[in-house]
Context: one part of a larger RNA
RNA sequence: GCCUACGAGUUAGUGUUGACCGGCGAGGUUAAGGUCUUCAGGACCGGAGCCGAAGCGAAAGCGAGUCUGAAUAGGGCAUAUAGUCGGCGGCACUAAACGCGAAACCUUGUGAUCUACGCAUGGGCAGGAUGAAGGCAGGGUAACACCUGCUGGAGGUCCGAACCAGUUAACGUUGAAAAGUUAUUGGAUGACUUGUGCGUAGGGGUGAAAGGCCAAUCAAACUGGGAGAUAGCUCGUACUCUCCGAAAUGUUUUUAGGAACAGCCUCGUGCAGCUGUAUUUGCAGGUAGAGCUACCGAUAGAGCUAGGGUGGGACCCCUCAUACCGAACUCUGACGAACUCCGAAUGGCAAAUACUAGGGCACGGGAGUGAGGCCUGGGGUGCUAAGGUCACAGGCCGAGAGGGGAACAACCCAGACCAUCAGCUAAGGUCCCGAAGUUCGUGUUCAGUUGGAGAAACGAGGUUUGGACGCAGAGACAGCCAGGAUGUUGGCUUGGAAGCAGCCAUUCAUUCAAAGAGUGCGUAACAGCUCACUGGUCGAGCGUCCGAGCGCGGAUGAUAAACGGGCAUAAAACACGACACCGAAGCUAUGGGAACGUAUCUAGGAUAUGUUCGGUAGGAGAGCAAUACACGCGCCUGGGAAGGUGAUCCGUAAGGAUUGCUGGAGGUAGUGUAUGAGCAAAUGUAGGC
Numbered sequence: 001g002c003c004u005a006c007g008a009g010u011u012a013g014u015g016u017u018g019a020c021c022g023g024c025g026a027g028g029u030u031a032a033g034g035u036c037u038u039c040a041g042g043a044c045c046g047g048a049g050c051c052g053a054a055g056c057g058a059a060a061g062c063g064a065g066u067c068u069g070a071a072u073a074g075g076g077c078a079u080a081u082a083g084u085c086g087g088c089g090g091c092a093c094u095a096a097a098c099g100c101g102a103a104a105c106c107u108u109g110u111g112a113u114c115u116a117c118g119c120a121u122g123g124g125c126a127g128g129a130u131g132a133a134g135g136c137a138g139g140g141u142a143a144c145a146c147c148u149g150c151u152g153g154a155g156g157u158c159c160g161a162a163c164c165a166g167u168u169a170a171c172g173u174u175g176a177a178a179a180g181u182u183a184u185u186g187g188a189u190g191a192c193u194u195g196u197g198c199g200u201a202g203g204g205g206u207g208a209a210a211g212g213c214c215a216a217u218c219a220a221a222c223u224g225g226g227a228g229a230u231a232g233c234u235c236g237u238a239c240u241c242u243c244c245g246a247a248a249u250g251u252u253u254u255u256a257g258g259a260a261c262a263g264c265c266u267c268g269u270g271c272a273g274c275u276g277u278a279u280u281u282g283c284a285g286g287u288a289g290a291g292c293u294a295c296c297g298a299u300a301g302a303g304c305u306a307g308g309g310u311g312g313g314a315c316c317c318c319u320c321a322u323a324c325c326g327a328a329c330u331c332u333g334a335c336g337a338a339c340u341c342c343g344a345a346u347g348g349c350a351a352a353u354a355c356u357a358g359g360g361c362a363c364g365g366g367a368g369u370g371a372g373g374c375c376u377g378g379g380g381u382g383c384u385a386a387g388g389u390c391a392c393a394g395g396c397c398g399a400g401a402g403g404g405g406a407a408c409a410a411c412c413c414a415g416a417c418c419a420u421c422a423g424c425u426a427a428g429g430u431c432c433c434g435a436a437g438u439u440c441g442u443g444u445u446c447a448g449u450u451g452g453a454g455a456a457a458c459g460a461g462g463u464u465u466g467g468a469c470g471c472a473g474a475g476a477c478a479g480c481c482a483g484g485a486u487g488u489u490g491g492c493u494u495g496g497a498a499g500c501a502g503c504c505a506u507u508c509a510u511u512c513a514a515a516g517a518g519u520g521c522g523u524a525a526c527a528g529c530u531c532a533c534u535g536g537u538c539g540a541g542c543g544u545c546c547g548a549g550c551g552c553g554g555a556u557g558a559u560a561a562a563c564g565g566g567c568a569u570a571a572a573a574c575a576c577g578a579c580a581c582c583g584a585a586g587c588u589a590u591g592g593g594a595a596c597g598u599a600u601c602u603a604g605g606a607u608a609u610g611u612u613c614g615g616u617a618g619g620a621g622a623g624c625a626a627u628a629c630a631c632g633c634g635c636c637u638g639g640g641a642a643g644g645u646g647a648u649c650c651g652u653a654a655g656g657a658u659u660g661c662u663g664g665a666g667g668u669a670g671u672g673u674a675u676g677a678g679c680a681a682a683u684g685u686a687g688g689c
Base pairs, nucleotide, nucleotide: 001689002688003687004686005685006684011095012094013093017090020087021086022085023084024083027051028050029049033045034044035043036042055062056061065077066076067075068074098236099235101233105226106225107224109222110221116200117199118198119197120196121195122194123193124192125190127159128158129157130155134151135150136149137148138147139146163187164186165185168183169182170181171180202218204214205213206212239623240622241621242620243619244618249262250261251260252259253258263369264368265366266365267364268363269362270361271360274359276355277354278353279352280351281350282349283348289342290340291339296336297335300332301331302330303329307325308324309322310321311320312319313318372397373396374395375394376393377392379390380389381388402413403412404411417592418591419590420589422588423587424586428582429581430580431566432565433564437579439578440577441576442575443574444573450568451567458553459552462550463549464548465547466546467545468544469543470542471541479537480536481535482534483533485510486509487508490504491503492502516531520529521528593613594612595611596610597609598608599607600606601605624678626675627674628673629672630671631670634668635667636666643662644661645660646659647658648657649656650655
């Protein structure tokens, strides 16, 4: 892991509550106990008791009323009668109460053969080294002290086996081993080590102290019991079909992953035409926008000006000036969620009309939900960050399959009762993968841009297109040929300054087709080159500016790896149009089923017709199968029961019928009653493989 068996809403309190079924009914009913008996969920006694038939008041009490009250007022609660006893199933409560699961708590005992410490009594420590005190001898002293040599053999002394320990590393890590092996290492006459016997016991021991150890168990051992402790937590909870179908919100909570009440779902009973949508009419409002000499607040510039600052005069006063500050006021401009002189749309409320519903309301039984999520819109918060967070409105997922989006809960299309090798469409598509146009028309793009989620400031004779202004056959623009002069080296400045370092100037005048007191290069300064300007040549458009479309650069990441791929350039790209076609569980067609409503009838059914039939939690309904028993005083069965294994057929399903082979002795239709009544899951339990 698989298979088989087992495995979870039960039983009792004949309690409480509401539904259904039944008995009796202003009544209903017996309990304990007893009698009988065919011994059965039997019959009959038994009226104690309980519930109901009257309430109101704290009570005395009064009573269809009563309480409050001064009240005969007002108000509160009653008064119009239906109950009660069983059966069955729903739910609640009390019990272990759907099943499994703690860590813990208490209590009775058992443990010191492991280990900690202690007591008693025994054992063990190769070999080597060092050489304390003391002693003896000699020297030495007044006597000591002291010195030297020998002797001696001390020590939690040294080196190192046994022994004890366990430092470092490797190996081992489904091990040889639930702590080891190898190498290495520490102690090794000691606070050493070890044998045997004994002692200390669980909030207790023991501890050179690590919360260590107390039998592979220790921040309170182990065993039995209280005990099925409790678990607002996790997991699991078993056949089928039909109808409806949620919630993830509000308030409160030692409350936040739990509850209570409300909301939303379902079922029953009753009521009413109450519901919803659209249109019309009426009503309330202060949002979007807008505005602000309409308030409040904020606000840029200008004007005017009270006041202040500074300076002057005859310096307190008073007065003058002011490139200072500046309230108010005026003009121009302009801002605000907590501003408003204004002010929509949408939405809301009411009425009427139309259509409308498994739509509305009330009471009662049963719930689940009370972690929500994404998208769009207008907002708060945040960084106009987040697949962020909060509330509002709508949609979807949740609980929704199908088609599209390459894949992809939520996006786009569209809501799956069943069947069909029929048709039409939606979104999206139509070159190939891959169903359908290599369709038509007019343009754009050359970047494989694009078909790609996404990218800017800025840069550019990319290209298409629109507009404005100017020049041009009296010849433009570009090129080429020629001229580009004179007063004069203008004046000043300066070492120099001659068109061209700098300053000044009505930068003037002359000759001219034209030519600046000079556009740039150049020289120390000149010179030289060139430009403006003019003529010639040429012969048709040229120049500048402002937009729009598509493209280019800007553009850097780890697979070529971000068109789904192949690939595609008058397109298979982009833009604007056109006509076809494909395309879904949508719609249609044909057949069938179920639920609800309506009508008719030959009425617990049939026919016709209309609507509906996705679904988690959950509510309601109808069934299938298993086991046992009762009735059946039956039926099947050695001419083959149950069981096993195949086949065929029937039923919407759970399932059922028949039959072949096997098997070899029981089984059971139908009706009813009762459950140990259905397994895929619980790291489920046991067995097998």
RNAcentral holds the full RNA, with entries from ENA. This is a predicted structure of a 689-nucleotide part of an RNA (large-subunit ribosomal RNA, domain II) from Pontibacter sp. T17. Rfam family: Bacterial large subunit ribosomal RNA.